[in-house]
Molecule: RNase P RNA; transfer RNA
Organism: Pseudomonadota bacterium
């Protein structure tokens, strides 16, 4: 050089013009305090001054602050959520640091990474057989029949015996080999065996215990265990262990105006009152009258508190003002601890805070890139032209992940090839 | 600015781990002098996209994307 790995970070500058929103200041004008002056208080107008989006303001995935809910919870159920270990933090699913695993030749990346002998499902199609396992082909044993071949026995045809091969049937072994599958009940190899087979046996694995490092997770080493194979699936119920009250600035608090404290459905106990029943008694009506059995955002009990029926839908009035409202778990620099993520002290630095809501536009030049022509002292330079310069836009506010982004700088490290 | 939800064939929907499917629409045939009912057959998919878990994903789980819904005060 090429190729790539990890962190950091900028994201246009300058000027002119015309323009946008608070905020302060001044100048003159108008209303309003009954009148007239002066004080105050609005409302536009003008001139001046300062001020004005991000790294992601985004999506709302987490986690808090803040607010109200009974300033929030005792229990036991239920719901959600997280899941290796240690540490950091207000917090947290987020960061650091380790440790298993898995991938790259490396630098370094990627893991929802608890349990599957606590119990339930599921494992579809193929395949012989898929869950306390199976025998299709394949080896291999025995038995029967049938053939051939050999040797014997009877004088001979021929028959009978015994051996051995083949073929059919039967009945049995086997999970080493085919083939199905994503998965076939450890791997390798010696022996063994009729054939095989943890059957035995050496290693590796898998357990399970001791001992050693380590906080821990793990890791090493020893030893035992073939009654050590009953696989996978928890981003399937489910177990275990943590964690969590609900809701959201349209939370919420004050001041003003305005309306109809209005109406309809369901839900509910006793009495009174009505009803069916000869009566007891019972049963059903109801909101008309009383009372409050009762209610208070998962459920139930318990303690207190508070309200005095409660839940829904419909409707009636407004479309106003002030506050929450922006300096806070902040942002740099130094320094000490710490591997770090962060914590400590120091110093210094800062002003959008708004209502459908402004922070723009346009020319010039410059910088960045990409394409075309020309030229040159041709891995490149220089002139000249044309073109792009992104994603995107605060609305209570922080901490983090996630996604979106034209082009661009730094750092530190890794692999080939070359030169030295 | 909050909170919710929904995306499967043109439409409207159903399925929720192993075959993608139903009504309507569509084309063809049959029926009719011709339509229209009506019968028969047939076509027609990126399950919104990427990713991940799992032997396998429309379904479980993340992230994006698009679409839709509800809110304020006062008596």
């Nucleotide at each position: 050089u090429c190729a790539g790995a990890g962190g950091g970070c900028c994201g246009g500058a300058u000027g002119g013009c015309c323009g946008c929103u608070g905020c302060c200041c001044g100048u003159g004008a108008g209303g309003g305090u009954a009148u007239c002056c002066c004080a105050c208080u609005c409302u536009g107008a003008c001139g001046g001054g300062g001020a004005g989006a991000g790294g992601a303001a985004a999506g709302u995935c987490c986690g808090g602050g803040c607010u109200c809910c009974a300033c929030a919870u005792g229990a036991u159920c239920g719901c959600g959520g997280u899941g290796c270990c240690g540490g950091g933090u207000a917090a947290u699913g987020c960061c650091c640091g380790g440790c298993g695993g898995g991938g790259g030749c490396g630098a370094c990346c990627c893991c929802a990474g608890g349990g599957a002998c606590a119990g339930u499902g599921c494992c579809a199609c193929a395949g012989a057989a898929a869950g306390c396992a199976a025998a299709c082909c394949g080896c291999c044993c025995c038995u029967u029949a049938u053939c051939g071949c050999u040797g014997g026995g009877c004088c001979u045809u021929g028959u009978c015996c015994a051996g051995c091969g083949a073929u059919a049937a039967g009945g049995g072994g086997u999970a080493a080999g085919g083939g199905u599958g994503a998965a076939a009940g450890g791997g390798u190899g010696c022996g063994g065996u009729a054939a095989g087979a943890g059957c035995g046996c050496a290693c590796c694995g898998c357990g399970c215990g001791g001992c050693c490092g380590g906080u821990a997770a793990c890791g090493g080493u020893c030893g035992c265990g073939g009654a050590c194979g009953c696989g996978g699936u928890a981003a399937a119920c489910c177990c275990c262990a943590c964690c969590g009250g609900g809701a959201g600035c349209a939370a919420g608090a004050c001041c003003g105006a305005a309306u109809a404290g209005g109406a309809g459905c369901g839900g509910u106990g006793c009495g009174c009152g009505g009803g069916c029943u000869c009566a007891a008694g019972g049963c059903c009506u109801a909101a008309g009258c009383g009372c409050a059995a009762g209610g208070c955002g998962g459920a139930u009990c318990a303690u207190g508190g508070c309200c005095g029926c409660c839940g829904c839908u419909c409707g009636g009035g407004u479309u106003g003002g002030u506050c929450g409202c922006u300096g806070g778990a902040g942002g740099c620099c130094g320094u000490c601890g710490g591997c770090g993520a962060c914590g400590g002290c120091g110093g210094u630095c800062c002003u959008a805070g708004a209502g459908g809501a402004a922070u723009g536009g346009c020319c010039a030049u410059c910088g960045c890139c990409a394409c075309c022509a020309g030229g040159c002292u041709u891995u490149g330079c220089c002139u000249g032209g044309c073109g792009g310069u992104a994603c995107a836009g605060a609305a209570c506010c922080c901490g983090g992940c996630u996604u979106a982004c034209a082009g661009g700088c730094c750092c530190u490290c890794u692999g080939c090839c070359c030169c030295u | 600015g909050g909170g919710c939800g929904c995306u499967u064939a043109g439409c409207u929907c159903a399925g929720c781990g192993g075959g993608a499917g139903a009504g309507c629409a569509c084309u063809g045939c049959c029926u009719u002098c011709a339509c229209a009912c009506g019968g028969c057959a047939g076509g027609g998919g990126u399950c919104g996209c990427u990713g991940g878990u799992u032997c396998a994903a429309u379904c479980c789980c993340a992230g994006c994307a698009g679409c839709g819904c509800c809110c304020a005060c006062c008596a």